Context: one part of a larger RNA
Formats: sequence, structure tokens, C1' cells
RNA sequence: CUAGGCGUAAAUCUUAUGUAGGUGGCUUCUCAAGUCCAUCGUCAAAUCCUAGGGCUCAAACUUGGACAGGCAGUGGAAACUACCAAGCUAGAGUAUGGUAGGGGUAGAGGGAAUUUCUGGUGGAGCAGUGAAAUGCAUUGAGGUCUGAAAGAACACCAACGGUGAAAGCACUCUGUUGGCCCAACAUUGACACUGAGACACAAAAGCUUAUGGAGCAAAUGGAAUUAGACACCCCAGUAAUCCUAGCCAUAAACGAUGGAUACUAGGUGUUGUGCCACUCAACCCGUGCAGUGUUGUAGCUAACGCGUUAAGUAUCCCGCCUGGCGAGUUCGUUCGCAAGAAUGAAACUC
Repeated sequence: CUAGGCGUAAAUCUUAUGUAGGUGGCUUCUCAAGUCCAUCGUCAAAUCCUAGGGCUCAAACUUGGACAGGCAGUGGAAACUACCAAGCUAGAGUAUGGUAGGGGUAGAGGGAAUUUCUGGUGGAGCAGUGAAAUGCAUUGAGGUCUGAAAGAACACCAACGGUGAAAGCACUCUGUUGGCCCAACAUUGACACUGAGACACAAAAGCUUAUGGAGCAAAUGGAAUUAGACACCCCAGUAAUCCUAGCCAUAAACGAUGGAUACUAGGUGUUGUGCCACUCAACCCGUGCAGUGUUGUAGCUAACGCGUUAAGUAUCCCGCCUGGCGAGUUCGUUCGCAAGAAUGAAACUC
């Protein structure tokens, strides 16, 4: 390599869009490229296989022959794939009527809390811990009351709930904008699926620029603990956390489970939206589609478990794996301001 695999043993790219490529619904027609049949030529000899022969036999030697297969030519078949032409509507779009939603983005507003400041009151402690101390305080702290400012985050509602491709998204209102779903069945007529490269988005931390800085808090400074304590605990505290513009491209980026389609028992919740029936109205009951949970049959699995949201049964396409360590390292290349990221070995050794 083949084969076999990828929830937990090695292995699904962080996620989407999409080029080439691969694959592709139903019905006729053409054609004969693939496919199938027949025939012919060729594929040196030796070797292999087989029927014999001669050395006493065997090996070795020797005569004849064949299967299978490759390539080219010729003649045919037309089911399937491809091609030509025409059509269809079950896939996929578009249009119409609706609902739901923390989907994105921009702007405006709000209250609670915290800290600081001003003023009043008041007069000795406060804070902190397992216990303390550092720390704050008669230059009046802490407590309490009024006023002002600032920044960040939005209690309850809140759920096993919603939404988005993922990362993610929650105070309220407004503008703008993307997508899903349901209904009826108008319209296009396979327009589809996947997707190497490519391109876009991408938590936190980090970097550059200019703001901002309440709380919190790496680093750092003290106080403790301890044999020591470069820690856990305590008092302080800078970067960061917020915002603007641009980089970075990684996470246990997890459902550790790639995407699409079809099929295969049920029970029980919940979200959105229809139908039937009922009704004053809203439910309950029954039923359909689309999500989201739980339990479980068949089946699968090494087991755990999965189980119509499959890890079951099948098809198509992509990515990835091939003993451990060395090592996600070296070297080279690309990207980056840097930090680093991507690609990615070998020797040695067990």
C1' cells in the first nucleotide's frame, strides 16, 4: 500500500461558504465511449502446469499442448453508466399568508449595588483570621443621613426553555438587517449532495494605537503559616478586564460523535406552528410537521453504553489513524510587530 478503522483504545479539520473533482430523482428516444459476447492477430525462448519420451529409477534432460490474462483490429447486443433530444414533479429553489426568538448591528434611556468626594451627626475603635499581624483611624476612621461623580455588570422573570454555522447571545425602547419553521399548493423543472486547494468568521489570553479605569486582579510589596513556603490564608496593588481602530488564529473550540439522503417498536415531557372535535372563552383529549429532553425494543458495541437527534440498516463525498518514547521536537518553508502559529521528520531506545 491493501485491508481495517476514527464516542472513551491512534484517528472527524473550531465552524461555515464555495472552485476543481467525485457522486446524483422519474419516463421515453438517439448513440455505442464504458460494459458484455464472438472472432482474429500478437504477447521470443527458457520457466510454471499438463500428456508423453529416453538415461535401470529419480533429479536433471527432452517432444507436444493448454488454461487464465493484457493490448490492438473486425463483427454484434443495448439492460445499466455516459452522450443526444424531449418531457415529468416526489429532491431543491422562488412567490403568497402567518407565528416565535438573549440571531447580528447602530443609537437612546433606566434602576439596584459598589467605590470615591462634599456636608451634617457622633466620638474610639475599624478591618481581618483557625488564631493573628501587616493595614485604616483623634489631621476624627468605622457607623448613620443628604447631595454629587465615575466605571462596569444587568437580580427576580429563568426552564431539562429560546436562538445562531460555530465561537457565542439576556435590563428596557427604537431604527436597520440575516436565517429557521408552519400553512395552502401557485411557479421553475434536477437547478442537487459533498467539497482538495481557496476564502470568511472564530472564546479567553496576548500584541500595537488613542481613551477609560468603579470593582476585581496575574506580576510585585508587606503580614502570617512552615523545617523552608518563590504557595494555599490576610492587607495592599500594576498590567489586564471596558471602549476605538488593527493584529493574533489557538482551547477538554466537547456531543471528546464530519456533512447529506432514505429506512427501522413504543412510552413520557417540553418549544414553535397547523388540523379535528368542543366551547361564552381558555384548556383537557386526539392527530400532523419542525426542534429539544428522557426512558427503552430490535440491532450494534471489547465493555461502558448508543438506540427515529443512532454509535442500528444502507448509499455518496471530504478529513484523519497505523506501537510507545524521542516529538508536535529539529531542519527547511509560509504567515506574524512580537508572542508564536501552520506544515512536520530521523537517529537512538523499549